[in-house]
RNA sequence: GGCGCUUUAGCUCAGUUGGUUAGAGCGAUGGAAUCAUAAUCCACAGGUCCGCGGUUCGAGUCCGUGAAGCGCCACCA
Numbered sequence: 001g002g003c004g005c006u007u008u009a010g011c012u013c014a015g016u017u018g019g020u021u022a023g024a025g026c027g028a029u030g031g032a033a034u035c036a037u038a039a040u041c042c043a044c045a046g047g048u049c050c051g052c053g054g055u056u057c058g059a060g061u062c063c064g065u066g067a068a069g070c071g072c073c074a075c076c077a
Stems, first nucleotide, its partner, number of pairs: 001073007010026004019057001029043004050066005
């Protein structure tokens, strides 16, 4: 330098052919229960979906560009 993959909640990840309000598990918080703690049960909060721009009536999803991480290939005096 070229190509590919990934980026969504604190963490690990779903999200179908673009369509009403973006989800799960774990974790956090509050409560129940217990002599008490853990486990268990109940409730609840938490996201402008990596940035910018574009297409569209409508974008997490499509297009362009940039950033970060990972991998492969190439180059090098």